c-di-GMP-I riboswitch aptamer from a Deltaproteobacteria bacterium, 80 nucleotides, folded computationally.
NCBI's taxonomy places the organism under Bacteria, Pseudomonadati, Myxococcota, Myxococcia.
The coordinates come from a structure-prediction model, not an experiment, and the mean pLDDT is 77.
Of the family's consensus pairs, 95% are formed in the model.
The sequence was found by an Rfam model in a public genome assembly.
It matches the Rfam family "c-di-GMP-I riboswitch aptamer". Rfam links the family to the GO term cyclic-di-GMP binding.
């Protein structure tokens, strides 16, 4: 030091629900809680789902999701 991934050990992170908050909403965000996670770190680049405006459907504009894929980038252990 490189592959590999939870089998081993330190440690992380927190689904659904509740409770306060903010937001029209999707949702953030702080407590509580654990279903899970090996990038469940960060990042709207492609896809993609989801709101909200648009009298309605679509164009399309605003916006959410990184715990839906992928890409980018950055990092923690080491069983074999």
């Nucleotide at each position: 030091g490189a592959c590999u991934g939870u089998g081993a050990a330190c440690g992380c992170c927190a689904a659904a629900c509740c409770c306060g908050u903010c937001g029209c909403a999707a949702g953030g965000c702080g407590g509580g809680g654990a279903c899970g996670g090996a990038a469940a770190g960060c990042u709207a680049c492609g896809g993609g789902u989801c709101u909200c405006g648009g009298a309605a459907g679509a164009a399309u504009g605003a916006g959410a999701c990184a715990g839906c894929c992928g890409g980018g980038u950055u990092g923690c252990c080491u069983g074999g």